[in-house]
């Protein structure tokens, strides 16, 4: 260097959920909490995919459309650690 991924030592991360708190919503932030993770680290102005629907349009109680919000613990990408091999 290239491929694989058995273990998981020292150590890293934190899923529902609950307690504040931001937001319209999805959803993110502090603490607690561990369902998992070998990339659960990064990237969401220029891969695919998911959600949400505040403003907007269209209808006119109802709804439907449709990011400029999000989501990297859905695939991809980019970088990196180990070593039964």
């Nucleotide at each position: 260097c290239u491929a694989a991924u058995a273990u998981a030592u020292u150590g890293g991360c934190a899923a529902a959920c609950u307690a504040c708190u931001u937001g319209a919503a999805a959803a993110g932030g502090u603490a607690g909490g561990a369902c998992g993770c070998a990339a659960a680290a990064c990237u969401a102005g220029a891969g695919g995919g998911g959600c949400u629907u505040a403003u907007u349009c269209g209808a006119u109680u109802a709804c439907g459309a449709g990011a400029u919000g999000c989501c990297a613990g859905c695939c991809a990408g980019u970088u990196g650690u180990a070593u039964c091999u």

c-di-GMP-I riboswitch aptamer from Pseudoneobacillus rhizosphaerae, 85 nucleotides, folded computationally. NCBI's taxonomy places the organism under Bacteria, Bacillati, Caryophanales, Bacillaceae, Pseudoneobacillus. The coordinates come from a structure-prediction model, not an experiment, and the mean pLDDT is 80. It matches the Rfam family "c-di-GMP-I riboswitch aptamer". Rfam describes the family as follows. GEMM was predicted in a large-scale screen for bacterial structured RNA regulatory elements.